[in-house]
Predicted 3D model of a 128-nucleotide RNA (c-di-AMP riboswitch aptamer (ydaO/yuaA leader)) from a soil metagenome. RNAcentral holds the sequence, with entries from MGnify. The prediction has a mean pLDDT of 81. Rfam family: c-di-AMP riboswitch aptamer (ydaO/yuaA leader). Gene Ontology terms of the family: regulation of gene expression and cyclic-di-AMP binding.

């Protein structure tokens, strides 16, 4: 340089610290709750419910965990995107606290943190 991701960018103002720091505000970006109306209409410990690609099933078990087959997401291809096809990874984790279908008006959140590869082909669209 460049990748995952929402997670960038601007303005004020603070600090013995000068920053990738601390606060405050804004824009973008993203997530939640919340009407008529549609759906659901017997469900409430087999608890329910959200964020994310992170799920379903099946076999198997020493009950740890593996295994296979669906299905989902990521990379490189070197300007950006989409689509086949091969390749090589992921399928963790957290949050709410008895409670939420969808939702205009409203309200309300978050803008973290991790990496350090350099490896294919075909075809289409824009842009420089």
């Nucleotide at each position: 340089c460049g990748c995952c991701u929402a997670a960038u960018c601007c303005c004020c103002g603070g600090c013995u610290a000068u920053g990738a720091c601390c606060g405050g505000g804004g824009a973008g970006c993203g997530g939640g709750g919340g009407a008529c109306c549609c759906a659901a209409g017997u469900u409430u410990c087999c608890g329910g419910g959200g964020c994310u690609a992170a799920c379903u099933c099946a076999c198997c078990u020493u009950c740890g965990a593996g295994u296979g087959a669906g299905g989902g997401c990521g990379c490189a291809g070197g300007c950006u995107c989409c689509u086949u096809c091969a390749g090589c990874g992921c399928c963790a984790g957290c949050c709410c606290g008895a409670c939420a279908g969808c939702u205009a008006a409203c309200c309300c959140c978050g803008u973290a943190g991790g990496c350090c590869g350099a490896c294919g082909a075909a075809g289409g669209a824009g842009g420089a």